[in-house]
RNA sequence: CAGAGAAAAGGGGAUGGGGUUCCCCAUAAAACCGCCUGAGCAGGGCUGAUGACUCCUACCGUCAC
Numbered sequence: 001c002a003g004a005g006a007a008a009a010g011g012g013g014a015u016g017g018g019g020u021u022c023c024c025c026a027u028a029a030a031a032c033c034g035c036c037u038g039a040g041c042a043g044g045g046c047u048g049a050u051g052a053c054u055c056c057u058a059c060c061g062u063c064a065c
Base pairs, nucleotide, nucleotide: 010025011024012023013022016056017055018054019053020052021051034046035045036044037043
């Protein structure tokens, strides 16, 4: 340098996917599983596709053609 074989490159951050970045958990468990009111797991009410930034998609609102 080339070839062949094997193994590895994990998961999570309240609704989808990509990129960047931050944080958290970890060998079968944990990290995680929104907010307000409320004694409460009842009842009622509210925001958001992000942990954060950005793009796409979906949804919602307004305006113009």
Molecule: Fluoride riboswitch aptamer (crcB RNA motif)
Organism: Desulfobacterales bacterium CG23_combo_of_CG06-09_8_20_14_all_51_8